C1' cells in the first nucleotide's frame, strides 16, 4: 500500500419496565390455548372425551432482556393459505469453468478480458546548497489488489448520430494501369501537367475522419436463440374459542290476552314472547421463537464449506419493554506539563423466522498479501 | 407487507438510446398606448433528484441511495 476478522465503554451502587419461574393475597368461576393426571377408539400417527389447575389485579424473590447492521425491503428460502390430471406455450429471470448451500442475483477456487496506483527505479524541469546531497512538479515504469449481467453476433429481424468519399447496404479521395499529348531533352528512359480508357472490387501504398474503414466488425444491461429455473398472495398469511345487539332456523306458547307500565293488585295497552342451535362482529388464544441455533475439540477440503463429538438456551412486547440517577476508571475536547473543566459517547432501535447482497458508522484490537 | 413516481420559478412533454432537451404560464428587454392591460416581436432561465454501471454516446436502459405520494 492493499484486504480479512472480532469489539462497539467498562464496573459498582440505587430506583424503575416487560417477559417468564416459584410463592402469597383478593376477585372472578364461559370457552379456546397451556400444564398436569386419565378415559375411549385406533396397528400407528393421532383423534375425541372427562377432571384439576393457570388466566383477572396487587405483591415478594429469583432469572433473562436489541444489532452488527434491528435499516432498505434488493434477492433466495422456511412456513400458511389458495390454486393446480399429464404436457406445452406465454411472462419473469439466471449465463466462463468447476465447486459450496435448503436455495440465490450469494460465497469460494479458477481462466480470461479489463483497470488502476503507493513505495521505488528512469526521464526530463525547477528550488537550497562550495560539495556530497536534501526537497519539489510533470511523464513513464511499477505488486498485492480493484471490477466483470463473462453463453451465443455463420439461425434471423434491427441499430451504429456527427464526422468522413465510403458505416456493414453498398462502394472510392488520392496515385499506382494502358494509350494519347503536352511540358522538358540532342534523342530515349525516367519526372510532372491534361484527355480517354481500363481496374471494377480491391492487387498494393499514402493521407484524412470517426469509438470502428469491410475484418467472420461493434452493440444481445435492443428484438432474438440455447441450456436452466420458475404457479399466485403473504403473520394484516392462517387456525381455533366466542360476548352484546340486529338478522336466519327449529321447536313451545299466545287474541280464551303472550308480552310492556321497576316488585305485588287494579288499570291501561295490544302481537309476538320464551328456549335452542347456527355463521359472521367486538374480544382473547395460538402461529411466536429449540433455531439450515451458538460455543469449544477433532477429521475432510486449497477455500467456501462439511460431519462426528461435548457443552449451552440466547427478546418475545402488542400505543409496543430493554431505561433513568451517582461514582471510578476508559473515551473525546483544552493545556508544554502537573492538571482542570467539559461532552455524557458512532451509526443506530427487534415485531413470524432465517441465509445473502447494499446502504450507514466514532473508534479500537488483531491477521494476511505485496512492494 | 406492497405499488407508483421525481425534467426551467409553476403545471408537463420527449421514454423507440445520437442536432432531442422542448410547449405553456410566469420572468426579462422591445414594440404599441396619454399611461396600463391585452395582443405583436425578442431573450434569458435545465449537472432531466444523486451516484455508478452497459454502450463510441444515456433525460431514455441496468443497479443502489435519497426524497415524495399511494394502499
Nucleotide at each position: 500500500g492493499u484486504u480479512g476478522g472480532c469489539c462497539a465503554g467498562a464496573c459498582a451502587g440505587c430506583c424503575g419496565c416487560u417477559g417468564u419461574g416459584c410463592g402469597c393475597g383478593g376477585a372472578u368461576g364461559a370457552a379456546a390455548c397451556c400444564c398436569g393426571a386419565u378415559a375411549u377408539c385406533g396397528c400407528a400417527a393421532g383423534a375425541u372425551g372427562c377432571c384439576g389447575g393457570u388466566g383477572c389485579c396487587g405483591u415478594g424473590c429469583a432469572u433473562a432482556g436489541a444489532g452488527g447492521a434491528a435499516a432498505g425491503u434488493c434477492c433466495g428460502g422456511g412456513c400458511u393459505c389458495c390454486a393446480u390430471a399429464g404436457a406445452g406455450c406465454a411472462g419473469g429471470g439466471u449465463g466462463g469453468c468447476g465447486g459450496g448451500u435448503a436455495a440465490c442475483a450469494c460465497c469460494c477456487g479458477u481462466c480470461c478480458g479489463u483497470u488502476a496506483u503507493a513505495a521505488g527505479c528512469c526521464g526530463c524541469g525547477g528550488g537550497c546548497g562550495c560539495a556530497a546531497g536534501c526537497c519539489u512538479g510533470c511523464g513513464g515504469u511499477g505488486a498485492a489488489g480493484g471490477c466483470g449481467a463473462g453463453g451465443a453476433a455463420u439461425a434471423g429481424g434491427g441499430c451504429c448520430a456527427c464526422a468522413g468519399a465510403g458505416a456493414c447496404g453498398a462502394g472510392u479521395c488520392c496515385g499506382u494501369u494502358u494509350g494519347u499529348u503536352c511540358u522538358g531533352u540532342c534523342c530515349g528512359c525516367a519526372a510532372g501537367g491534361g484527355c480517354a480508357a481500363g481496374g471494377c472490387a480491391g492487387g498494393c501504398g499514402g493521407g484524412g475522419u470517426g469509438a470502428a474503414a469491410c475484418g467472420c466488425g461493434g452493440c444481445a444491461a435492443c428484438c432474438u436463440c440455447c441450456a436452466c429455473c420458475u404457479g399466485g398472495a403473504g403473520c394484516a398469511a392462517c387456525a381455533c374459542c366466542a360476548a352484546a345487539u340486529a338478522g336466519g332456523c327449529a321447536a313451545g306458547c299466545g287474541u280464551u290476552g303472550a308480552g310492556g307500565c321497576g316488585g305485588c293488585u287494579c288499570g291501561c295497552u295490544g302481537a309476538g314472547c320464551u328456549u335452542g342451535c347456527g355463521g359472521g362482529u367486538a374480544g382473547g388464544u395460538g402461529g411466536c421463537u429449540a433455531g439450515a441455533g451458538c460455543c469449544g475439540u477433532g477429521g475432510g477440503g486449497u477455500a467456501a464449506u462439511u460431519c462426528a463429538c461435548g457443552g449451552c438456551c440466547c427478546a418475545g412486547a402488542g400505543g409496543a419493554a430493554u431505561g433513568g440517577c451517582u461514582g471510578u476508571c476508559a473515551g473525546g475536547g483544552c493545556g508544554c506539563a502537573a492538571g482542570c473543566c467539559c461532552c455524557a459517547u458512532a451509526c443506530a432501535g427487534a415485531a413470524c423466522c432465517c441465509g445473502g447482497c447494499u446502504u450507514a458508522c466514532c473508534g479500537g484490537c488483531u491477521g494476511a498479501c505485496u512492494u | 407487507g406492497c405499488g407508483a413516481g421525481a425534467u426551467a420559478g409553476c403545471u408537463c412533454a420527449g421514454g423507440c438510446g445520437g442536432u432531442c432537451a422542448g410547449a405553456g404560464c410566469g420572468u426579462c428587454g422591445g414594440a404599441u398606448u396619454c399611461a396600463u392591460a391585452a395582443c405583436c416581436c425578442g431573450g434569458a432561465g435545465g449537472u432531466c433528484g444523486a451516484g455508478a454501471g452497459u454502450u463510441c454516446g444515456a433525460g431514455u436502459c441496468u443497479c443502489u441511495c435519497u426524497c415524495u405520494c399511494g394502499c
Molecule: RNase P RNA; transfer RNA
Organism: marine eukaryotic metagenome